Model confidence (mean pLDDT): 83 of 100. Predicted 3D model of a 122-nucleotide RNA (Guanidine-I riboswitch aptamer) from a Frankiales bacterium.

[in-house]
RNA sequence: GUGGGGCGUGCCUAGGGUUCCGCCGCCGGUCGAGAGACCGGUGGGCCUGGUCCGAGAGGUGCAGGCAUCCCCCCGGAUGGUCCGGGGGCGUUGCUCCACGGCGGGACAAAAGCCCGGGAGAC
Numbered sequence: 001g002u003g004g005g006g007c008g009u010g011c012c013u014a015g016g017g018u019u020c021c022g023c024c025g026c027c028g029g030u031c032g033a034g035a036g037a038c039c040g041g042u043g044g045g046c047c048u049g050g051u052c053c054g055a056g057a058g059g060u061g062c063a064g065g066c067a068u069c070c071c072c073c074c075g076g077a078u079g080g081u082c083c084g085g086g087g088g089c090g091u092u093g094c095u096c097c098a099c100g101g102c103g104g105g106a107c108a109a110a111a112g113c114c115c116g117g118g119a120g121a122c
Stems, first nucleotide, its partner, number of pairs: 008062005015053002020050002022047001023044009064095004069090001070088007097117001099120001103115003
């Protein structure tokens, strides 16, 4: 310098919007003395919320990987007992680092989602 493979997933959160629910406003109808209630329509996410989306660089678990020990099998070495390979719904531990646009994309829509550990910077 080039090529190939891998970098998983559940739950939660930061965050996100507005399909549905709720809430608020307006309009119409019915009931009511009235306050209001119910039904329909319409608007509002600079409406706290429920449903929903949701992190490579957030949390947590599982899986996978690596290592240790134990058990089984095979081979080697051999004074001691050790070395290598394979197996195990076995044990224990580890699983690091990570600055990052613009723009585009999907779902109803937006986003720390996807493009993307990208472009770029160091």
Annotation:
Its Rfam family is "Guanidine-I riboswitch aptamer". Rfam links the family to the GO term regulation of gene expression.